[in-house]
């Protein structure tokens, strides 16, 4: 320098083809709660922000565009893997 692939929440990882039902599958970790004498393990709730609740905000590397709406199409940019190519 070329070709690809990948980048989603604390962690892992789906979901993008074919746009709307996405605060976003499930595991993993964490908080609480059944059980237990305790404790594991099971099990059951939560787990982005703000709210007592109904409900509102902002989110999918990173700017912008398309659209009534984008994590999904679009350019561009930045990282990481991975092939080729250079390497006097």
């Nucleotide at each position: 320098g070329c070709c690809g692939a990948a980048g989603u929440a604390g962690c892992c990882a789906a979901g993008c083809c074919u746009g709307g039902u996405c605060a976003a599958a499930g595991g993993c970790g964490a908080g609480a709660g059944a059980c237990u004498c305790a404790a594991g393990a099971u099990c059951u709730c939560u787990u982005c922000c703000c709210g007592c609740a109904g409900g509102g905000g902002u989110u999918c590397a990173c700017c912008g565009g398309u659209u009534c709406g984008a994590a999904u199409c679009c350019g561009g940019u930045c990282u990481u893997c991975g092939g080729c190519a250079c390497c006097a």
A computed fold for an 88-nucleotide RNA from a Thermoplasmatales archaeon, annotated as transfer RNA. Its Rfam family is "tRNA". It is annotated as a transfer RNA. NCBI's taxonomy places the organism under Archaea, Methanobacteriati, Thermoplasmatota, Thermoplasmata, Thermoplasmatales.